[in-house]
Transfer RNA from a Planctomycetota bacterium, 73 nucleotides, folded computationally. The prediction has a mean pLDDT of 83. The sequence is in RNAcentral, with records from ENA. It matches the Rfam family "tRNA". About the family: Transfer RNA (tRNA) molecules are approximately 80 nucleotides in length. By type it is a transfer RNA. Lineage of the source: Bacteria > Pseudomonadati > Planctomycetota.
RNA sequence: ACGGGCGUAGCUCAGUUGGCAGAGCAGCUGAUUCCAAAUCAGCAGGUCGUGGGUUCAAGUCCCUCCGCCCGUG
Numbered sequence: 001a002c003g004g005g006c007g008u009a010g011c012u013c014a015g016u017u018g019g020c021a022g023a024g025c026a027g028c029u030g031a032u033u034c035c036a037a038a039u040c041a042g043c044a045g046g047u048c049g050u051g052g053g054u055u056c057a058a059g060u061c062c063c064u065c066c067g068c069c070c071g072u073g
Base pairs, nucleotide, nucleotide: 001072002071003070004069005068006067007066010025011024012023013022019056027043028042029041030040031039049065051063052062053061
């Protein structure tokens, strides 16, 4: 330099054919307990990497750039 993959909650990741942004773990509150752990109930947490485009509507499609990984040379 070229080709490919990935980027979504603090972490690991789903998100189908474009149509309400989710799960588990972690966190917080409560129940339970002498206290704690475990368990159970609930709550909170998001610029969907950046910037643009298409569309009535974009995490999803198109372009640009950034970061990480793999490959070719």